A computed fold for a 109-nucleotide RNA from Clostridium scatologenes, annotated as FMN riboswitch aptamer (RFN element). The sequence is in RNAcentral, with records from MGnify. Its mean pLDDT, the model's own confidence on a scale to 100, is 83.
RNA sequence: CUUUCAGGGCAGGGUGAAAUUCCCGAUCGGCGGUAAAGUCCGCGAGCUGAUAAGUCAGCAUGAACUGGUGAGACUCCAGUACCGACAGUAAAGUCUGGAUAGAAGAAAG
Numbered sequence: 001c002u003u004u005c006a007g008g009g010c011a012g013g014g015u016g017a018a019a020u021u022c023c024c025g026a027u028c029g030g031c032g033g034u035a036a037a038g039u040c041c042g043c044g045a046g047c048u049g050a051u052a053a054g055u056c057a058g059c060a061u062g063a064a065c066u067g068g069u070g071a072g073a074c075u076c077c078a079g080u081a082c083c084g085a086c087a088g089u090a091a092a093g094u095c096u097g098g099a100u101a102g103a104a105g106a107a108a109g
Stems, first nucleotide, its partner, number of pairs: 001109005012024003026094002028084002030043004038082002046059005064080005086097003
């Protein structure tokens, strides 16, 4: 430099005119680092403005404890918790949409 790849998830029930959005309950976990991590450190996805464009600037960016093993774990094991962009809609991590997009990065040549 080129090519390819690069996110998962409400079963069942209650209320209601209407909810996969409320309530009970269920369920999911991107990338790099490090003793194997959604909750440690770092990164990505969003929005606004400027610009013809490349791009630049600004804003936003969640959540964990206890015990055990061990040389070493906030990562493993056991237990109990907690968190989740924007727009739409009966209030959404899980539905629909921007997105056949973009991207942290990974692999091959």